Description: Predicted 3D model of a 350-nucleotide part of an RNA (small-subunit ribosomal RNA, central domain) from a metagenome. Its Rfam family is "Bacterial small subunit ribosomal RNA". Rfam links the family to the GO terms structural constituent of ribosome and ribosome. The RNAcentral record of the full RNA draws on SILVA. The coordinates come from a structure-prediction model, not an experiment, and the mean pLDDT is 90.
Context: one part of a larger RNA
RNA sequence: CUGGGCGUAAAGCGAGUGUAGGCGGUUUGGUAAGUCGGAUGUGAAAGCCCCGGGCUCAACCCGGGAAGUGCACUCGAUACUGCCAAGCUAGAGUAUCGGAGAGGUUGGUGGAAUUCUCGGUGUAGAGGUGUAAAUCGUAGAUAUCGAGAGGAACACCGGUGGCGAAGGCGGCCAACUGGACGAAUACUGACGCUGAGACUCGAAAGCGUGGGGAGCAAACAGGAUUAGAUACCCUGGUAGUCCACGCCGUAAACGAUGGGUGCUAGGUGUCGCGGGCUUUGACUCCUGCGGUGCCGUAGCUAACGCAUUAAGCACCCCGCCUGGGAAGUACGGCCGCAAGGCUAAAACUC
Numbered sequence: 001c002u003g004g005g006c007g008u009a010a011a012g013c014g015a016g017u018g019u020a021g022g023c024g025g026u027u028u029g030g031u032a033a034g035u036c037g038g039a040u041g042u043g044a045a046a047g048c049c050c051c052g053g054g055c056u057c058a059a060c061c062c063g064g065g066a067a068g069u070g071c072a073c074u075c076g077a078u079a080c081u082g083c084c085a086a087g088c089u090a091g092a093g094u095a096u097c098g099g100a101g102a103g104g105u106u107g108g109u110g111g112a113a114u115u116c117u118c119g120g121u122g123u124a125g126a127g128g129u130g131u132a133a134a135u136c137g138u139a140g141a142u143a144u145c146g147a148g149a150g151g152a153a154c155a156c157c158g159g160u161g162g163c164g165a166a167g168g169c170g171g172c173c174a175a176c177u178g179g180a181c182g183a184a185u186a187c188u189g190a191c192g193c194u195g196a197g198a199c200u201c202g203a204a205a206g207c208g209u210g211g212g213g214a215g216c217a218a219a220c221a222g223g224a225u226u227a228g229a230u231a232c233c234c235u236g237g238u239a240g241u242c243c244a245c246g247c248c249g250u251a252a253a254c255g256a257u258g259g260g261u262g263c264u265a266g267g268u269g270u271c272g273c274g275g276g277c278u279u280u281g282a283c284u285c286c287u288g289c290g291g292u293g294c295c296g297u298a299g300c301u302a303a304c305g306c307a308u309u310a311a312g313c314a315c316c317c318c319g320c321c322u323g324g325g326a327a328g329u330a331c332g333g334c335c336g337c338a339a340g341g342c343u344a345a346a347a348c349u350c
Base pairs, nucleotide, nucleotide: 003322004321005320006319007304008303012318014201015200016199017198021194022193023192025088026087027086028085029084030083031082033081034080035077036076037075038074040072041071042070049065050064051063052062053061054060091191092188093187094186095185096183097182098181103177104176105175106174107173108172109171110154115149116148117147118146119145120144121143125136126135162169163168206247207246208245209244210243211242215241216240220236221235222234223233258317259316260315261314262313263312266295267294268293269292270291271290272289273288274287275286276285299306300305323350324349325348332343333342334341335340
C1' cells in the first nucleotide's frame, strides 16, 4: 500500500460556516504533462530461468542465452484526465412578484392561577395519608368576598401541524432581522460538491459578578414506613430554577442513520404555494413544485426492518471502527476560575 464495515452487533464528529486539499456539467480549438505505442542507451558480476559442458552421479562448478516489471532520452498517438483559449445553459446564483411559519433579537403589554399582605363575613377545625403523625389554627386558621404586592409560566386554539443547521422555538402587540418555498420572465455563465486544520453556535446541570425570588425544589430538618430506611409517602426548606454580563462545552446532543448529486412500482393522510375543471367563488375532482407522516413493490438486510424523506442502484468528499476487561482511565499536552473537558495508551487478564 491493500480488505471488510459504521440504524440495533465495534464504528457518523452535537451542529454549522469555511481554509488547504480531493472531486467536478457541456461544445470547439490548441498543447502533449498524465496516459498509450515504437526505437536507442542503461539496468555490474554472481543468483533465478533456458541450452550445452566438467567432476563416475548429484550437490557443486564452467560457457552461452534469456529475463530484468525500472530509469533516461527520442520518435509518434490524442479517446480520456490535466493545462491554455473561446463558447454554451441543463448545475449554482442574482433580480421581480406572492403567500406560509412557536426562526432569531429587543421593547412593551394582557388575563387565569399559586403565594403573601390588608380589610369584611364567619367558627373550630384545617391539612395530609394506604393508615397516620409531624405541621397550621381561638393571638381567629381552613372556607368565602373585596383590595393590593410580587415573581414565574402562558390553559383553550394545538395537530404523527409549523419553523430552525443542530441545540431548540408556543399569550398578545410593535420594531429590527435570518432562512426556506411558489409563480413567471430576464440576467450571470460552472461561479459547483465536500471539507483535514480553524472558527462559530451549542439542552440541562454547574461556575463568577450583580440583581430577583411567587411556585417548585437537590442539600438539610422533622413526621411516617421498616429488622434498618442516610429512600420511596407526608410537612417544611436553602442553593438552584428567573434577569444582565462573562465562563463551561457535555447528553440516549437519537432518525442511535455524515453531506452532495443522479436513477429506481405504487397507494393514502397532512402542511405551504401554483395550474386546470367549475359563469364566478367555496367544496369536490384532476394536476405541478416543496415539506412532513403512514402502508407497501423490486431490491437490500443476520434478522428486526428499510423501501423516491432508502438501510435500494451508483459516483464524489469527510469522519469513524478493527475481540472483552483494564479505560474513555493513567501519563503528557492543550483548554477551564473550578467542576472538569479534549486528545489518549500500556502492563496485566480472559